[in-house]
A computed fold for a 66-nucleotide RNA from a Nitrososphaerota archaeon, annotated as Fluoride riboswitch aptamer (crcB RNA motif). The coordinates come from a structure-prediction model, not an experiment, and the mean pLDDT is 78. Taxonomically the source falls in Nitrososphaerota (Archaea, Thermoproteati).

């Protein structure tokens, strides 16, 4: 020095807030949405979605009623 194992712990899942549940990282990590154009990238244009999921709440969008 390096590899495995164990315990504690903390971070991450494309827009926010909180529970629960799941996956993934251990800081050279996990994670950091898609479509046209273009060899490719960069630029330029569009598009869904406040969740990894499932519940609530808040923005935002659309219908309706008073």
């Nucleotide at each position: 020095g390096g590899a495995c194992g164990g315990c504690u712990a903390g971070g991450a899942g494309a827009u926010g807030g909180a529970g629960c549940u799941c996956u993934c990282c251990u800081c050279c990590a996990a994670c950091c949405g898609c479509c046209u154009u273009u060899a490719a990238a960069c630029g330029a244009g569009g598009c869904u979605g406040a969740u990894a999921g499932c519940u609530c709440c808040u923005a935002c969008c659309c219908u309706g009623u008073a």